[in-house]
Predicted 3D model of RNase P RNA and transfer RNA as a complex of 479 nucleotides. It holds a member of the Rfam family "Bacterial RNase P class A". It is annotated as a ribozyme.

RNA sequence: AGCAGACCGGGUGGUCGCUCGCUGGUUCCCGCCAGCGGGAGGAAAGUCCGGACUCCAGGGGCAAGGUGCUGGGUAACGCCCAGGCGGAGUGAUCCGACACCGGCGCCACAGAGAAGAGACCGCCGAUGGCCUGCAGAAAUGUAGGCUCAGGCAAGGGUGAAACGGCGGGGUAAGAGCCCACCGCAUUUGUGGUGACACAAAUGGCAGGGUAAGCGUCGCCUGGAGCAAGACCAAAUAGGGGGACGGCCAGGACGCCGGAAUGCCGGUAAGUCCUGGGCAAGGCUGGCCCAGCCGAGGUCCCCGGGUAGGUCGCUAGAGGAUCGAGGUGACUCGAUUCCCAGAGAAAUGAUCACCCCCGACUCCGAGUACUCGUGAGGAGGGACAGAAUCCGGCUUAUAGGUCCGCU
RNA sequence: GGCCCCAUCGUCUAGUGGUCCAGGACAUCACUCUUUCAAGGUGAAGACACGGGUUCGAUUCCCGUUGGGGCCG
Numbered sequence: 001a002g003c004a005g006a007c008c009g010g011g012u013g014g015u016c017g018c019u020c021g022c023u024g025g026u027u028c029c030c031g032c033c034a035g036c037g038g039g040a041g042g043a044a045a046g047u048c049c050g051g052a053c054u055c056c057a058g059g060g061g062c063a064a065g066g067u068g069c070u071g072g073g074u075a076a077c078g079c080c081c082a083g084g085c086g087g088a089g090u091g092a093u094c095c096g097a098c099a100c101c102g103g104c105g106c107c108a109c110a111g112a113g114a115a116g117a118g119a120c121c122g123c124c125g126a127u128g129g130c131c132u133g134c135a136g137a138a139a140u141g142u143a144g145g146c147u148c149a150g151g152c153a154a155g156g157g158u159g160a161a162a163c164g165g166c167g168g169g170g171u172a173a174g175a176g177c178c179c180a181c182c183g184c185a186u187u188u189g190u191g192g193u194g195a196c197a198c199a200a201a202u203g204g205c206a207g208g209g210u211a212a213g214c215g216u217c218g219c220c221u222g223g224a225g226c227a228a229g230a231c232c233a234a235a236u237a238g239g240g241g242g243a244c245g246g247c248c249a250g251g252a253c254g255c256c257g258g259a260a261u262g263c264c265g266g267u268a269a270g271u272c273c274u275g276g277g278c279a280a281g282g283c284u285g286g287c288c289c290a291g292c293c294g295a296g297g298u299c300c301c302c303g304g305g306u307a308g309g310u311c312g313c314u315a316g317a318g319g320a321u322c323g324a325g326g327u328g329a330c331u332c333g334a335u336u337c338c339c340a341g342a343g344a345a346a347u348g349a350u351c352a353c354c355c356c357c358g359a360c361u362c363c364g365a366g367u368a369c370u371c372g373u374g375a376g377g378a379g380g381g382a383c384a385g386a387a388u389c390c391g392g393c394u395u396a397u398a399g400g401u402c403c404g405c406u
Numbered sequence: 407g408g409c410c411c412c413a414u415c416g417u418c419u420a421g422u423g424g425u426c427c428a429g430g431a432c433a434u435c436a437c438u439c440u441u442u443c444a445a446g447g448u449g450a451a452g453a454c455a456c457g458g459g460u461u462c463g464a465u466u467c468c469c470g471u472u473g474g475g476g477c478c479g
Base pairs, nucleotide, nucleotide: 001406002405003404005402006401007400008399010354011353012352013351014350015349016348018039019038020037021036022035023034024033025032026031041383045394046393048392049391050390051389052388053225054224055223056222059289060288061287062286064221065220066219067218068217069083070082071081072080073079084098085096086095087094088093099216100215103214104213105210106209107208120156121155122152123151124150127149128148129146130145131144132143133142134141135140164182165181167179168178169177183205184203185202186201187200188199189198190197191196229311230310231309232308239302240301241300242299243298244297247276248275249274250273251272252271253270254267255266256265257264258263281293282292283291318337319336320335321334322333323332324331325330355381356380357379360376361375362374363372364371365370366369407478408477409476410475411474412473413472416432417431418430419429434450435449436448437447438446455471456470457469458468459467
């Protein structure tokens, strides 16, 4: 000068005030009094994840959503731990939406060319063509030139990215054309639970990027949420409208006739019971299947009443200490403790002292401008408050302490 | 406390499955027309809530923060 981790984040005393629990007293009751004990956070926040718990749902599927290297931890997770690979950094360390691109898309502009694409600047011009010189009777040979035909994609340029890289050989110039090394692909071996790592052999050999593009694959997911839900009391207008259906069988009461108050036969309407079947509709995201409810009932809409009281409400995947195991997250065991539960929302106000920070002034030391176990000292003390509860993540945070590492 | 939705010029809105000097209307300003005002015509200025990430490139895709709105006995 940095990196990583842990903790504190006001203390003590007095006076007054609030709230919960327990005990005792008093009161018909409501209530009141006394004593004892307790009373906000590391984030209580954001509501981003995961659950517990409560209610609806018998289930199955599609769709939809989440997640994405490997192995562990955990009740679970998108969290935590340890590794692998890649990247940043001198380093301690930190980061990682980290599976799959020969299915379908997209890669603007620039550039010759953006996925089997391509010649702008260039290089060559060996072979063919043309021109010149020399030699030659000629055929032809030789030197040079043009860069026309033709060849090249190695060099330069464009771009975020250009169809392996570098060194050599070869060639007219070039090109994995050839060779060595690297890279890539395939196979085998070794180490590792694994992701992967290392080595060898063969091959001249790689269709770029993008999936926080559509998509495929692996794993996971029912829905709502304490204002969930349960109970009690009270009140109103069992109001109005709409869609359905009102079936079958048996029995009893009742009624009629016969008759011996037994019993037998019949039975419209009425009441009750049992069974079957059944329409509309409803059944905690969407769709389908299935199932359930449903016959003096079901559902939908409008309107009205009640906004009262009790519970849920804090003993837990709980905390602390010690021991054991583990690199670690964490796990196991023993002992011990009970540490908020408000209800328009309590946990506060005030006084004194102390603590922390501290501009500024004085003193002392040194050249600067800094230092100091010095003196005084205005002012300040962060972010911020439970609301069903827990495990994480993210965000905000004056100042201070401890530990390890570069 | 919990559950959902949204944010584009001064205002109201298009847009966006990636490359726009981000479009339109109203308003503002300037010029023009008119005897003058108004109306009309022409032009100008003016915005993706903020930060980070993915990508060559983000208003758009993803994450976080800020602000606003709705519902729940």